[in-house]
């Protein structure tokens, strides 16, 4: 070099064309308890890896580039 696979909150991941992108887990907070832990209960945080194109609509479909993991050479 080629291929194919993956990218989404702090971290692990879902979502394959149409509702305000969700869920554990971490983090804040309150409750609880002497404290702490565990319980319970509530916040907050992401415009989906960049760009570009398709389309009334794109996380998603298509082209490119980037990173990273496999496999050929």
């Nucleotide at each position: 070099g080629u291929g194919c696979c993956u990218g989404u909150g702090g971290c692990a991941c879902a979502g394959u064309g149409g509702a305000u992108a969700g869920c554990g887990c971490a983090a804040c907070g309150g409750c609880c308890u002497u404290c702490u832990a565990a319980g319970c209960c509530g916040u907050g945080g992401g415009u989906c890896g960049c760009a570009g194109g398709u389309u009334c609509g794109a996380a998603u479909c298509c082209u490119g580039c980037c990173a990273g993991g496999c496999a050929c050479g």
Molecule: transfer RNA
Organism: Lachnospiraceae bacterium